[in-house]
RNA sequence: GGUCCCAUCGUCUAUCGGUUAGGACGACAGAUUUUCAAUCUGUAAAGAGGGGUUCGACUCCCCUUGGGACUA
Repeated sequence: GGUCCCAUCGUCUAUCGGUUAGGACGACAGAUUUUCAAUCUGUAAAGAGGGGUUCGACUCCCCUUGGGACUA
């Protein structure tokens, strides 16, 4: 240099064009407990950036950025 893959809550991950982006761990609040831990209930928290296609995009296409694999 070329080809290909990946990027979603703090972390790991689900979601193959349509209602409020789901789950686990973690965080916070409450219950329980003399207190802590554990347990139970609840709450908050996410689509790398830009453009395009579409009535509608995390999802399809292009470019950029970052990471990775193979190859020269």
This is a predicted structure of a 72-nucleotide RNA (transfer RNA) from a bacterium. Its Rfam family is "tRNA". Its family is annotated with triplet codon-amino acid adaptor activity in the Gene Ontology. It was read from a public genome assembly. The coordinates come from a structure-prediction model, not an experiment, and the mean pLDDT is 81.